[in-house]
RNA sequence: GCGCGGGAGAGCCCGGAGUGCCCCGCAGGGGGCACAGCCGGCGCCGAAGGAGCAAGUCCUCCCCGGAAUCUCUCAGGCCCCCCUACCGCGC
Repeated sequence: GCGCGGGAGAGCCCGGAGUGCCCCGCAGGGGGCACAGCCGGCGCCGAAGGAGCAAGUCCUCCCCGGAAUCUCUCAGGCCCCCCUACCGCGC
């Protein structure tokens, strides 16, 4: 690295228009439901990736330094699915 298996977390929150369906109405129009598909806002998660050692942890007798499942969330993600660090087995 490949294959198989296991494997989380966090709002289907608020608003806006859109499409479809249903109902009311003479009409203009109004109401309800569905669609995570779009946009905006706030909140949140971190185990793709990325960044940082400022804190804590680990390595070291100490310092320096390094590392990450630590920290930050730029990205990514917050119904389900997929993906996912990490673990086991095989090649």
The RNA shown here (Glycine riboswitch aptamer) has 91 nucleotides and comes from Kitasatospora aureofaciens. Rfam family: Glycine riboswitch aptamer. Rfam links the family to the GO term glycine biosynthetic process. The sequence is in RNAcentral, with records from MGnify. Model confidence (mean pLDDT): 75 of 100.